[in-house]
Molecule: transfer RNA
Organism: Elusimicrobiota bacterium
RNA sequence: GCCCAUGUAGCUCAGCGGUAGAGCACUUCCUUGGUAAGGAAGAGGUCACGAGUUCAAGCCUCGUCGUGGGCU
Numbered sequence: 001g002c003c004c005a006u007g008u009a010g011c012u013c014a015g016c017g018g019u020a021g022a023g024c025a026c027u028u029c030c031u032u033g034g035u036a037a038g039g040a041a042g043a044g045g046u047c048a049c050g051a052g053u054u055c056a057a058g059c060c061u062c063g064u065c066g067u068g069g070g071c072u
Stems, first nucleotide, its partner, number of pairs: 001071007010024004018055001026042005048064005
């Protein structure tokens, strides 16, 4: 230099163009003599950035950036 994959909650990851989710972690409460475990409720997201297509984009297209891999 070229090619491929990938970027979504604090972490690990789902999400077949139509209201953004799970597990763990976090907060409050219940339970206990106290802790752990358990139970209930809750908070947390400019979906990497920019542009395009579309009535509608996390999803499709292009570019930029980051990460991983491959080729020379």